[in-house]
């Protein structure tokens, strides 16, 4: 306090977000299995499959106080006693078992009437008197056997007559009807009536599973009269008469199922199930029957068919575990062929007792709840071992050892129940429970997990293998997900998979859900049946409240108490709702009849607008076609062009005819109509709305399953017509192709009349009706106010039609009085995505096809709306040597260099678009060097640490290609505390060194790149449910997110500028090696002298839009000017946000990790990195006269030098070479002349006095060595090239272009790289275009971000399915056939104890024949269903297949719907349509101001 007690969420679609929606866990339970383990006890439960088929033994008997005999024991030989086959009486109908039918009055609840009821209880009243068989038993006798058959004897509580009657029948006359006096001392038993309990039949109202791709079903059907039957009512059966009677509130038909208390789950409400207990049905190998009884159509009875088994002597017989055990067999799976009748309960008996596989027990199985235990305290050297490590340590872990203690359990020994009552005996369970006592911690832990849901982490192995997964997902060489291990971390004699079901799932939504875009409002009205219904009066009491009464079995559940040591379990009490019926009462609501109203709908009346809607008559402009004129070469069409047309005269143009089809302007988010839809006048006919004023009806109303009408455009039929356009077809073009887009022809077709078709994005993607809630602006139609002579402006009313919009509501987008609010009615749909709107079935239709409409499969999403990025063959703004305007060039040629490719033993490796390719590499003959051949070492070339010897070192010589491998000899050092150290060499063992070996997709660090591009964030605040926006956008300005202005933003940071070096003016310091005005001196700044000047390098100054003038907003800037060496970042440099490219490198170095160890290491000679058909790429040289060529004359700057730079002299044609000063440098040298320039002279346009490759022949250098493979010199030779296609680069001023020079590398070896000066231009109109980028916007199916994403065919595996000549099953009802056993009817053929009898027979019985119905079977034609099929049609999945690119952006033709053709394919077109098109104008509306 009580009917009382109770509702948790997560993962997964995304770059990120809400949402809607499926998928998936986390709980519980079970008759379970499975796997790995496994002490004990108590209590339960144990073939869910094959209602398969059974061996063997039990499960139903019992009575001798019903009967007659038999047998055995005893005997006193009279008899007793006990057994009993067989008549006889009860009971085998309970008790046990199953769940096959069965959708049904089976069942479950409530009522009810026309019944029966053995044994039992009570009342009443009887029990006279006879009779005949008859089993058993006896003989005969058949048959393998089961079992019989004649003939004969015999009892009884067995049969049977007669009497008698309270019954029962009949309206009454009457009529029919019974025992057993049997055992006994009583109880017992028998028989009638009555009445009760019990059980049992039987009727009703309501409830009880799916399926309309089952829509109609039914002939004893549905009522009557009459009859039979039954215990009883009834078509239950027959006769006859009518023609009913169920069914959309689901008949019939198919599928599945025992049903119910209850059991699971659940917060309920519900979902799901009916094992075990218990109630009620069915069934008993399979069909059909009946008999007997009180009761059966009978589990252990009978008969008959049939299938199966068994025994035969082949003639004929026997059998029915879905009782208990068992068994075989199915199966993932499920127990002993056990005790006992001691309890409880049942049969029979008078008992005593007999029976009893019901039932009491015990085996068996962790199958399940429940209980207990495997010790318990104390112990840190935190032992050893094991793991992990950052080598210190952590953990394992008080865990173990060690001490102390306990003894449930366990093993032995003792004692030892209750269960037994009304009871004298009787315990299967059991020497069990349970007690004591003794020993010893002794007998006893596992199994799952550990990426996230989810509670637990680290090492090894493996390398998309191998495995795991419940979703999401792990696994490609660091796996907390695989498999081992340590550690954890749950649960615990268990754990854990698997399967069910219920919850989460509000994921069918009564509780408690939705339909504008997510799945979803019928294409539109009418309307039938149902649902719903406006004001007001008294009534009824059918819904509704509400008292009482009756049921709802027990058992469960629930409370509360009790017994088992506790719990499980089991016993006791209480409480009770809700269902159904009964009975009294209320009268609000709703309902029902009856009365009354007008606010709802209707009608009538005066008006009004209008492309409503049908028939006809009529009218112009344009179109093409025909005549005719006038004219001449073209026309036409494209992005260009061709096919076409056209001198046989087109196009143009003029005038004249013909002919079909649509009406320009008005025209408008204007009108009308239910939608579909309607647009030229006029006339006829006809349906709706609106508004006014209130005559009339008086609720007549709203929706509307079914069912009806109307329905765009495409199609069809049938006649018509056909200008124009035009699917298809033809032809040109575009194209890699082009069955398309463009052209140029063109049928159907489009138009008229009759008839089909029913569908569209049929859309407002929003059903219909009603009633309520803020406005403000427009616009159609009537009315009407104030005025007015009218008209208009303004202003109310209604109705219609639009924009913005409060509240609200939405997942956001949006809607918002014409709701997507608020409500209420009624009606249509939705329940992940795909397969599919597809098969099948059916209806409809001429036909296309339309409706209606699954499943197997298969994936974890698919979708909506909104964000951010990123992209557009969108848009708008602005930059950049991006185009443009210009100069020069590469591409062609030769030759260097790189690189591909080949090619070789090798041709080391890397770099690969821009951002690789005179890159690594600022320099490959050996070396380098990392490639390859070959000959060699094995603690090694090289470090460190032990031992040994030895000073180191040099000289000689042997063999070898070298590297090495041998040989002799020469030398005995240095410091020192005197111990020794220290450097060096050699030898030896082993830690170990070495790797240019893999991984730049494991990494550092370093670089490229967008890009010197204007960008990239944050912190508070605000706005958004939320990613997220604002800020940072907007108006200007700028090289710049640079500054200003405004703003729900204030504000900061990284970038940007600046600050740093150089160049360019100048001022000062300071003058050597530099410089030389003046002085003096030389050959000479050569010296004196000097520091002005020039340089040189230290310190400063200048430049800030500061200053005018103008624009601009009184801003930021911007134009212009002044001064000034420099003007608007004054030129160049360094400097490179946040990211991006898994960019680049492990080969520079470092470095995880794998890999290699007599080698992928070293070490040495040779080769090779230099090949060469080829193709690329960046450079040189030229191709010539703005030029080659000789002669002669001028001017720099940065630079470098000791293993170096060399000067001067000789020599050499020269390269060079000798010799050799001077200099570590402002000083000497490189370096004499820098080259281009300038002067003069020659050459005269040609393969040349151009160009220099090649190639030969002599020479120089470097260097151990110039063969492969270096450079330069001399003479000779003297190729290709005569300004380069397509395409393609660079570069805005001291720039490009042109000219040398120097340097790093380097023994040599630049046409490259780096730097330096020298001469010194042109061009920018501009932002349309190509590129890159920025910033706003918009679309987007992208997000690995268009190098995105995608869709069909084909071609290959695999899977389920459809259709398919057939083919084989199973089912189901019908029609005929033949018909068992068997009731019932019928006949009198047969036989016949009791009874009657007139003595013949009757009465009745039995048996047999006939008929009716009938299972099983046989024929036949059907309906459902399942299997399977040659082939076939689509779908579906499936790392790397073929074709094309349709769709996504304006997706490169906007796309999509329905419909018609055509096409490999995606699709193309034609026709109406829808915006769920971008763009860009331009009408109209509305918002602010």
């Nucleotide at each position: 306090a009580c009917a009382a007690u109770g509702g948790a969420g997560a993962g997964u679609u995304u770059g990120a977000u809400c949402c809607u929606g499926g998928c998936u866990c986390a709980g519980a339970u079970u008759g379970a299995a499975c796997g790995c383990u496994g002490g004990c006890g108590g209590u339960a439960u144990g073939c869910c499959u094959a209602a398969c088929a059974c061996a063997u033994g039990c499960a139903a008997g019992u009575c001798g106080a019903a009967c007659g005999g038999g047998a055995a024991u005893c005997u006193u030989a009279g008899g007793a006693u006990u057994c009993u086959a067989g008549u006889g009486g009860c009971g085998g109908a309970c008790g046990g078992g199953u769940g096959a039918g069965u959708a049904a009055c089976g069942c479950g609840u409530g009522a009810g009437a026309a019944u029966c009821u053995g044994c039992c209880c009570u009342c009443a009243g009887g029990a006279g008197g006879g009779g005949g068989a008859u089993a058993a038993c006896g003989g005969c006798u058949g048959g393998a056997a089961a079992c019989g058959g004649c003939c004969g004897c015999u009892a009884a509580u067995a049969c049977c007559c007669c009497a008698u009657a309270u019954g029962c029948c009949g309206c009454g006359a009457g009529g029919u009807g019974a025992a057993a006096u049997g055992a006994a001392u009583u109880u017992c038993g028998c028989c009638u009536g009555a009445a009760g309990a019990u059980g049992a039949g039987c009727u009703c109202g309501c409830g009880u599973c799916u399926g309309a791709u089952u829509a109609g079903c039914u002939a004893g059907u549905u009522g009557g009269u009459g009859u039979g039957g039954u215990a009883a009512g009834a078509g239950c059966g027959c006769a006859c008469c009518a023609a009913g009677g169920c069914a959309a509130c689901g008949a019939u038909c198919a599928g599945u199922a025992g049903c119910u208390g209850g059991u699971c789950u659940g917060a309920g409400a519900g979902g799901a199930u009916g094992a075990g207990c218990a109630g009620c049905c069915a069934c008993a190998c399979u069909g059909g029957g009946a008999c007997u009884g009180a009761g059966a159509c009978a589990c252990g009875g009978c008969c008959c068919a049939g299938a199966c088994u068994c025994c035969u002597a082949c003639g004929g017989g026997a059998g029915g575990c879905a009782g208990c055990a068992g068994u075989g067999g199915g199966g993932a799976a499920u127990u002993u062929u056990c005790c006992g009748c001691a309890a409880u309960g049942g049969g029979c008996g008078a008992a005593a007792g007999c029976c009893u596989g019901a039932c009491g027990g015990a085996g068996c199985a962790a199958u399940a709840c429940c209980g207990c235990g495997u010790g318990a305290g104390g112990g840190a050297g935190g032992a050893a071992g094991g793991u992990c490590u950052u080598u210190g340590g952590a953990u394992u872990g008080u865990a173990a050892a060690c001490c102390u203690c306990u003894u449930u359990u366990c093993u032995c020994a003792a004692g030892g129940a209750a269960g037994a009552a009304g009871u004298u005996c009787u315990g299967a369970c059991g020497g069990u429970a349970c007690u004591u006592g003794a020993g010893g911690a002794a007998u006893a832990a596992g199994c799952a997990c550990c990426g996230g849901c989810u509670a637990a982490c680290u090492c090894c192995g493996u390398g998309c293998c191998a495995g795991c997964a419940g979703c999401c997902g792990c696994g490609g060489u660091a796996a907390u997900a695989c498999g081992g291990a340590g550690g954890a971390u749950g649960c615990g004699a268990g754990c854990g998979u698997u399967a069910u079901c219920c919850g989460g799932a509000a994921u069918u939504a009564u509780u408690g859900g939705g339909c504008g875009u997510a799945a979803a409002g019928a294409g539109u009205c009418c309307g039938u049946a149902g649902g719903u219904g406006g004001u007001u009066u008294a009534g009824c009491a059918a819904g509704u409240c509400u008292g009482c009464c009756g049921u709802u079995a027990a058992a469960g559940a629930a409370u509360g108490g009790a017994g088992c040591u506790u719990a499980a379990c089991u016993c006791c009490a209480u409480a009770g709702g809700g269902g159904c019926g009964g009975u009294g009462g209320a009268a609000a609501c709703u309902g029902c009849g009856a009365g009354a109203c007008u606010a709802g709908a209707g009608u009538a009346c005066a008006g009004u607008a209008g492309g409503g809607g049908u028939a006809g008559c009529a009218g112009g402009a344009a179109u093409u076609c025909c005549c005719a004129g006038u004219g001449u070469a073209g026309c036409g069409g494209u992005g260009a062009a061709a096919u076409g047309c056209g001198u046989a005269g087109a196009u143009a143009u003029u005038g004249g005819g013909a002919a079909g089809a649509a009406c320009a302007u008005c025209g408008g988010u204007g009108g009308c109509g239910a939608a579909a839809g309607c647009g030229u006048g006029c006339u006829a006919c006809u349906g709706g709305g609106c508004u006014g004023a209130a005559a009339c009806u008086g609720a007549c109303a709203c929706u509307g399953a079914g069912g009806g009408a109307c329905g765009a455009a495409a199609g069809c039929u049938a006649g018509g017509g056909u200008a124009g356009c035009g699917a298809a077809a033809g032809g040109g073009a575009u194209u890699a192709g082009a069955u398309a887009c463009c052209c140029c022809u063109g049928u159907a077709g489009u138009c008229c009349u009759a008839g089909c078709c029913g569908u569209a994005a049929a859309c407002g993607a929003u059903g219909g009706a009603u009633a309520c809630u803020a406005g403000g602006c427009g616009u159609g139609g009537c009315u009407u106010g104030u005025a007015u002579c009218g008209a208009c402006c303004c202003g109310a009313g209604c109705c219609g039609u639009g924009c913005c919009g409060a509240a609200g509501c939405u997942a956001a987008c949006g809607c918002g009085u014409u709701a997507a609010g608020u409500a209420u009615c009624c009606c249509g749909c939705c329940u992940g995505g795909g397969g599919a709107g597809u098969a099948c079935g059916c209806a409809c239709g001429c036909a296309a096809g339309u409706g209606u409409g699954a499943a197997a499969c298969u994936c974890a999403a698919a979708g909506g709306a909104a964000u951010u990025g990123a992209c557009g063959g969108g848009g708008g703004c602005c930059c950049g040597c991006a185009c443009a305007a210009g100069c020069g060039g590469u591409g062609g040629a030769g030759u260097a260099u790189g690189u591909g490719g080949u090619u070789u033993a090798a041709u080391u490796c890397g770099a690969u678009g821009c951002a690789a390719c005179g890159c690594g590499a600022a320099g490959a003959a050996c070396c380098u060097u990392a490639c390859c051949a070959a000959g060699g070492c094995u603690u090694g070339a090289c470090a460190u640490c032990c031992c040994u010897g030895g000073a180191a070192u040099c000289c000689u010589u042997g063999u070898g290609a070298a590297a090495g491998c041998g040989a002799g000899g020469a030398g005995u050092g240095c410091c020192u505390u005197a111990g020794g150290g220290a450097g060096c060499c050699a030898g030896g063992a082993g830690a170990c060194a070495g790797g240019u070996g893999g991984u730049g997709c494991a990494u550092g660090g370093c670089u490229g790149u967008c890009g010197u591009c204007a960008g990239c964030u944050c912190g508070u605040g605000u706005c958004g449910u939320g990613a997220g926006a604002u800020g940072u956008u907007g108006g200007g300005u700028u090289a710049a997110g640079u500054c200003c202005c405004g703003c729900a933003a204030c504000g900061a940071g990284c970038g940007c500028a600046a600050c740093c070096c150089u160049c360019g003016u100048u001022u000062u310091u300071a003058g050597u090696u530099g410089c030389c005005a003046g002085c003096a001196u030389u050959a000479a700044g050569u010296u004196g002298g000097g520091c002005a000047c020039u340089c040189u390098a230290g310190a400063g100054a200048g430049a800030c839009u500061g200053c005018c003038g103008g624009u601009g907003a009184c801003a930021a800037a911007c134009c212009g000017g002044a001064g000034g060496a420099a003007g608007g970042u004054g030129g160049g440099g360094a400097u490179g946000a946040c990211g991006u490219c898994a960019a680049g490198u492990c080969a520079u170095c470092a470095u995880g990790c794998c890999c290699c160890u007599u080698a992928c290491g070293c070490c040495u000679u040779g080769g090779g990195c230099u090949a060469c058909a080829c193709a690329c790429g960046u450079a040189c040289u030229a191709c010539a006269a703005u030029g080659g060529u000789u002669g002669g004359g001028a001017c720099a700057a940065c630079g470098g030098g000791c293993a170096g730079c060399g000067a001067a002299c000789u020599c050499g044609c020269g390269a060079g070479a000798g010799u050799a000063a001077g200099c570590g440098a402002a000083u000497c040298c490189c370096a004499u002349c820098a080259a281009a320039c300038c002067c003069a002279g020659c050459c005269u346009c040609a393969g040349u006095u151009c160009a220099g490759a090649u190639u030969g022949c002599a020479g120089g250098c470097u260097g151990c060595a110039a063969c492969u493979c270096g450079c330069c010199u001399g003479c000779a030779u003297g190729a290709a090239g005569g300004a380069g296609g397509a395409a393609u680069c660079g570069c805005u001023a001291g720039u490009a272009a042109u000219c040398g020079c120097a340097g790093g590398u380097c023994a040599g070896a630049a046409u490259a790289c780096u730097g330096c000066g020298g001469u010194g231009a042109a061009u920018u109109c501009g932002u349309u275009c190509c590129c890159g980028g920025g910033c706003c916007u918009u679309g987007u199916a992208c997000a690995c971000a268009c190098c995105g994403c995608c869709c069909g065919u084909c071609a290959c595996a695999c899977c389920a399915u459809g259709g398919g000549a057939g083919c084989u099953g199973g089912u189901c009802a019908c029609g005929c056939c033949c018909g068992a056993a068997g009731u019932c009817g019928u006949u009198a053929c047969u036989c016949u104890a009791a009874c009657c009898u007139u003595a013949g027979g009757g009465a009745g019985g039995a048996g047999g024949g006939c008929g009716c119905c009938g299972a099983a079977g046989g024929c036949a034609g059907g309906g459902c269903u399942a299997g399977u099929g040659a082939c076939u049609g689509g779908g579906g999945u499936g790392a790397a297949g073929u074709c094309g690119u349709a769709a996504c952006a304006a997706g490169g033709u906007a796309g999509c719907c329905g419909u018609a053709c055509c096409g490999g394919a995606a699709g193309g077109u034609g026709u109406g349509g829808c915006u769920g098109g971008a763009u860009c104008a331009c009408c109209u509306c509305c918002u602010u101001u």

A computed fold for a 1489-nucleotide RNA from an uncultured prokaryote, annotated as small-subunit ribosomal RNA.
The sequence is in RNAcentral, with records from ENA.
Model confidence (mean pLDDT): 83 of 100.